This is a predicted structure of a 74-nucleotide RNA (transfer RNA) from a Minisyncoccota bacterium. The RNAcentral record of the sequence draws on ENA and MGnify. Rfam family: tRNA. By type it is a transfer RNA.

RNA sequence: GGGCCAGUAGCUCAGUUGGCUAGAGCGCCUCAUUUGCACUGAGGAGGCCGGGGGUUCGAGUCCUCUCUGGUCCA
Numbered sequence: 001g002g003g004c005c006a007g008u009a010g011c012u013c014a015g016u017u018g019g020c021u022a023g024a025g026c027g028c029c030u031c032a033u034u035u036g037c038a039c040u041g042a043g044g045a046g047g048c049c050g051g052g053g054g055u056u057c058g059a060g061u062c063c064u065c066u067c068u069g070g071u072c073c074a
Base pairs, nucleotide, nucleotide: 001073002072003071004070005069006068007067010026011025012024013023019057028044029043030042031041032040050066051065052064053063054062
């Protein structure tokens, strides 16, 4: 320098051919339960999808540039 893969909640990930309002598990907070803790049950907060631009009525999803990590080639 070039090819490929990944980047979505604090962490690990899902998201079917572009279509309402972006989800799960763990974690966190509150309440119930307990003498108390844990477990369990109920509820809640938290992300506009690595960043910019474009296409479209509509983009996490398509195109493009770029950043970070992994991997292969030179």